[in-house]
């Protein structure tokens, strides 16, 4: 340098449930806690989903990074 067992401090927060905002995928807060060592950023590639067009791909315009991979950052730290 890689791999990350166990505990510790501390971190996130699935479904659901509520208020607002979005035509919609979805999103902010607040309750909630399946779970998660990158469940931390970042649509760059792919996937899936919305909107629009179409007969239907194409195509444009979004949404998801708690799907999958790239990048960038990163606390603890057994054994190998």
């Nucleotide at each position: 340098a890689c791999u990350g067992a166990a505990a510790a401090a501390g971190g996130c927060a699935a479904a659901c449930c509520u208020a607002c905002c979005g035509u919609g995928a979805g999103g902010u807060g607040g309750g909630g806690g399946c779970g998660c060592a990158a469940a931390g950023u970042c649509a760059u590639g792919g996937a899936u989903c919305u909107g629009u067009u179409u007969u239907u791909u194409c195509g444009c315009a979004g949404a998801c990074c708690g799907c999958c991979a790239g990048a960038c950052u990163g606390c603890u730290g057994a054994a190998g």